[in-house]
This is a predicted structure of a 71-nucleotide RNA (transfer RNA) from an archaeon.
RNAcentral holds the sequence, with entries from ENA.

RNA sequence: GCCCGCGCAGUGUGGUGGUCGCAUACAAGCCUGUGGAGCUUGUGGUACGGGUUCAAAUCCCGUCGUGGGCA
Numbered sequence: 001g002c003c004c005g006c007g008c009a010g011u012g013u014g015g016u017g018g019u020c021g022c023a024u025a026c027a028a029g030c031c032u033g034u035g036g037a038g039c040u041u042g043u044g045g046u047a048c049g050g051g052u053u054c055a056a057a058u059c060c061c062g063u064c065g066u067g068g069g070c071a
Stems, first nucleotide, its partner, number of pairs: 001070007010024004018054001025043006047063005
């Protein structure tokens, strides 16, 4: 330099155009002789910019970051 993939909550992961979901973590409560485990509720997320669309995590373009391959 060229090619391909990835970027979503503190962490991991699902989501092929219509309220972002789950696990874990954290907080509160319940339970318990205490602790743990368990149960309930809550907190917290689509890398950035632009485009298409009534509507974009999703499709398109660019940028940034990251991983791999070729030279």